[in-house]
RNA sequence: GGGGCAGUGGCGCAGUGGGAGCGCGUCUCCUUGGCAUGGAGAAGGUCGCGGGUUCAACUCCCGCCUGCUCCA
Repeated sequence: GGGGCAGUGGCGCAGUGGGAGCGCGUCUCCUUGGCAUGGAGAAGGUCGCGGGUUCAACUCCCGCCUGCUCCA
């Protein structure tokens, strides 16, 4: 330098055009003599960045950035 894959809550991930979610974690309350378990609730997101298409974009297209990987 070229090709491929990936980027979504704190962490691991799902989500292929219209509701942003799951598990773990965090906080509060209940449960217990206390802890654990269990139950209820809550907080936490510029969906990597910019642009385009569309009535509408995490999703499709283009460019860029970062990481991994292959080739040179």
The RNA shown here (transfer RNA) has 72 nucleotides and comes from a candidate division WS1 bacterium. It matches the Rfam family "tRNA". About the family: Transfer RNA (tRNA) molecules are approximately 80 nucleotides in length. It was read from a public genome assembly.